[in-house]
RNA sequence: GGGAUGUUAGCUCAGCUGGUUAGAGUAUCACCUUGACAUGGUGAGGGUCAUCGGUUCGAUUCCGGUACAUCCCA
Numbered sequence: 001g002g003g004a005u006g007u008u009a010g011c012u013c014a015g016c017u018g019g020u021u022a023g024a025g026u027a028u029c030a031c032c033u034u035g036a037c038a039u040g041g042u043g044a045g046g047g048u049c050a051u052c053g054g055u056u057c058g059a060u061u062c063c064g065g066u067a068c069a070u071c072c073c074a
Base pairs, nucleotide, nucleotide: 001073002072003071004070005069006068007067010026011025012024013023019057028044029043030042031041032040050066051065052064053063054062
């Protein structure tokens, strides 16, 4: 230098063929349960869907640029 894959909550990851509320587990906090702790249960908060543009009535999803990570080729 060329190519492939990936980037979504603090962490690990879903999200199908574009459709109107973006989710799970875990972690954190509150409450319930206990004499107390642990476990368990209920709930809450937490997101620029890497970033900038484009297409579209509508984009996490499609297209292009850029950044970063991993791998391959040279």
This is a predicted structure of a 74-nucleotide RNA (transfer RNA) from a Bacteroidota bacterium. NCBI's taxonomy places the organism under Bacteria, Pseudomonadati, Bacteroidota. The RNAcentral record of the sequence draws on ENA. Rfam family: tRNA. It is annotated as a transfer RNA. The prediction has a mean pLDDT of 81.